This is a predicted structure of a 73-nucleotide RNA (transfer RNA) from a Gracilibacteraceae bacterium. Taxonomically the source falls in Gracilibacteraceae (Bacteria, Bacillati, Clostridia, Eubacteriales). The sequence was found in a public genome assembly. Its Rfam family is "tRNA". Rfam describes the family as follows. Transfer RNA (tRNA) molecules are approximately 80 nucleotides in length. The prediction has a mean pLDDT of 82.

[in-house]
């Protein structure tokens, strides 16, 4: 330098055909317990990596940049 993939909650990851942003774990509160853990109930937490474009509408499509993994040279 070229090719392919990844980037979504604190972590690991879904999100299939463009229209509701989610799960598990973790965290917080309450119940339970002498107490802790487990269990049960509830809750908080996201500019969906950045910028631009297409569209009535973008996590999803297009361009570019950044970070990262693998392959080729």
């Nucleotide at each position: 330098g070229g090719g392919c993939g990844a980037u979504u909650a604190g972590c690991u990851c879904a999100g299939u055909u463009g229209g509701g942003a989610g799960a598990g774990c973790g965290c917080c509160u309450g119940c339970c317990u002498u107490a802790c853990a487990a269990g049960c109930a509830g809750g908080a937490g996201g500019u969906c990596g950045g910028c631009a474009g297409u569209u009535c509408g973008a996590g999803c499509c297009u361009g570019u940049c950044a970070u990262u993994g693998c392959c080729c040279a």